[in-house]
The part of an RNA shown here (large-subunit ribosomal RNA, domain I) has 520 nucleotides and comes from a Gammaproteobacteria bacterium. The organism belongs to Gammaproteobacteria, within Bacteria. The coordinates come from a structure-prediction model, not an experiment, and the mean pLDDT is 84.

Context: one part of a larger RNA
RNA sequence: CGCACAGGGUGGAUGCCUUGGCGGCAACAGGCGAUGAAAGACGUGGUAGCCUGCGAUAAGCCUCGGGGAGUCGGCAAACAGACUUUGAUCCGAGGGUUUCUGAAUGGGGAAACCCGUCCUCAGUAGAGUGAUCUAUUGGGGUCAUUCACAUCUGAAUAUAUAGGGUGUGAAGGCAAUACCUGGGGAACUGAAACAUCUAAGUACCCAGAGGAAAAGAAAUCAAACGAGAUUCCGCAAGUAGUGGCGAGCGAACGCGGAUCAGCCAGGUCAUAUCAAAUUUUGUUCUCUAGUGGAAUUGUCUGGAAAGGCAAGCAAUAUCGGGUGAUAGCCCCGUACACGAAAGGGAGCAAAGUGGGUGACCAAAAAGUAGGGCGGGACACGAGAAAUCCUGUCUGAAAAUGGGGGGACCAUCCUCCAAGGCUAAAUACUCGUUGCCGACCGAUAGCGAACAAGUACCGUGAGGGAAAGGUGAAAAGAACCCCGUUGAGGGGAGUGAAAUAGAACCUGAAACCAUGUGCGU
Numbered sequence: 001c002g003c004a005c006a007g008g009g010u011g012g013a014u015g016c017c018u019u020g021g022c023g024g025c026a027a028c029a030g031g032c033g034a035u036g037a038a039a040g041a042c043g044u045g046g047u048a049g050c051c052u053g054c055g056a057u058a059a060g061c062c063u064c065g066g067g068g069a070g071u072c073g074g075c076a077a078a079c080a081g082a083c084u085u086u087g088a089u090c091c092g093a094g095g096g097u098u099u100c101u102g103a104a105u106g107g108g109g110a111a112a113c114c115c116g117u118c119c120u121c122a123g124u125a126g127a128g129u130g131a132u133c134u135a136u137u138g139g140g141g142u143c144a145u146u147c148a149c150a151u152c153u154g155a156a157u158a159u160a161u162a163g164g165g166u167g168u169g170a171a172g173g174c175a176a177u178a179c180c181u182g183g184g185g186a187a188c189u190g191a192a193a194c195a196u197c198u199a200a201g202u203a204c205c206c207a208g209a210g211g212a213a214a215a216g217a218a219a220u221c222a223a224a225c226g227a228g229a230u231u232c233c234g235c236a237a238g239u240a241g242u243g244g245c246g247a248g249c250g251a252a253c254g255c256g257g258a259u260c261a262g263c264c265a266g267g268u269c270a271u272a273u274c275a276a277a278u279u280u281u282g283u284u285c286u287c288u289a290g291u292g293g294a295a296u297u298g299u300c301u302g303g304a305a306a307g308g309c310a311a312g313c314a315a316u317a318u319c320g321g322g323u324g325a326u327a328g329c330c331c332c333g334u335a336c337a338c339g340a341a342a343g344g345g346a347g348c349a350a351a352g353u354g355g356g357u358g359a360c361c362a363a364a365a366a367g368u369a370g371g372g373c374g375g376g377a378c379a380c381g382a383g384a385a386a387u388c389c390u391g392u393c394u395g396a397a398a399a400u401g402g403g404g405g406g407a408c409c410a411u412c413c414u415c416c417a418a419g420g421c422u423a424a425a426u427a428c429u430c431g432u433u434g435c436c437g438a439c440c441g442a443u444a445g446c447g448a449a450c451a452a453g454u455a456c457c458g459u460g461a462g463g464g465a466a467a468g469g470u471g472a473a474a475a476g477a478a479c480c481c482c483g484u485u486g487a488g489g490g491g492a493g494u495g496a497a498a499u500a501g502a503a504c505c506u507g508a509a510a511c512c513a514u515g516u517g518c519g520u
Stems, first nucleotide, its partner, number of pairs: 001519006008512002015505001016469002020440002022437007029429002031174002039101003042055003046079001049075003061095006070083003106115003116143001118141010145171009179210001180208005190197001194244001220227002231258005241249002262421003266361006277353012290338003296311005312329002314318001320332003370394008380406001401416005456463002476504001479491004
């Protein structure tokens, strides 16, 4: 030095576990905000920190319910001091308080800070015979902008208008970079280059709305038969088409389903009490705390029984979890039955507000339809190019009328534009409740099972970790010894186990020496 074996060290794989995730189903909810939101800063405990809660009434105050013995949130014990059957802590409903920043809104500002106006209340000091006044300190309030409406005023300038004042109301911002509508709108890329084209009306920006939005009751389709608003799904169909006829793009008719709903505007007359609106009352159900809830013992092994053996019992309850190993009958629960002072939701009924139905008359949409030029949308790239929108120039008819049926014309068919409303079927999920998984199990699963959007990095936008497991129970090792009043270790003790000793379950490999043997 090598090989083998043995017991160790190091290391943290593997196995087992799960507080956390991921995906879904059902129901709900789909908003919050000038009555100051979301998000924060700073405070707040007898206590140094972080988290949680809360706001100078500060881990809390009041009322009403539930509940029934301990409690003063977690990491996290201990000490001190309190509260509590005159019902605490805790759970639910409704109130109160809610510093400062933030749309932030009196002005400013380098957010959480600085400086004001006016009104009012209280204290103090001074003046005055007094009412009161002045100064100062503190508390409460007020004062942004835009728009709408009302009202008072009011220039050049006579009437006016502009402008100004006052009052009332509304808006502003945030939220899941979700879904929706509208206004704008790329490029990489593909075409094996590239320009039309594609990517794509995508990404992104802006505006706005709702729980959905949008669309919507035919100037629609069809084809000689007929259908009968819209939306969504399956087919039709990768068809017909379109296309440097390249790459690609890509319908409709019709059929089958989901869901279904139709209406409104002026006048007169008649009839009658009928909405999907809204208010109040009543009632039923339900949500926001909860309550009751069956049935087992012996023995053996063991540290421990829920395991083995033996004999029982319950079951509208053998879903699930816990308990010192695997428990229907030990505990929490589960089936089932019940429960609300307060607040919310849904349905029904009644009563109001409101106006329904029928007939007749009237009215039935003009710078519009259409056309020229230029664009855009239609699956359709100007094409034979209908149809729709319109920047510009033009420009009808009036139901004896007008639009469409893919150039155009005739016949025929069909519908009635230039006003408006409309549930459901559809899209999405920041979130709430319950349940589920041939989903993960700590290099996985969310980035995050732990002080995680933390530590740390970056001027900044932004980037962004690692890190779980003693034991059934701390019983977390009294006492003794070595050592520096160490680190660490040896005894003793606890425990089933300490090679479970806190660097703690299991403890692989690489790597490291040690011991023994063999070889060189």

RNAcentral holds the full RNA, with entries from ENA.
It matches the Rfam family "Bacterial large subunit ribosomal RNA". Rfam links the family to the GO terms ribosome and structural constituent of ribosome.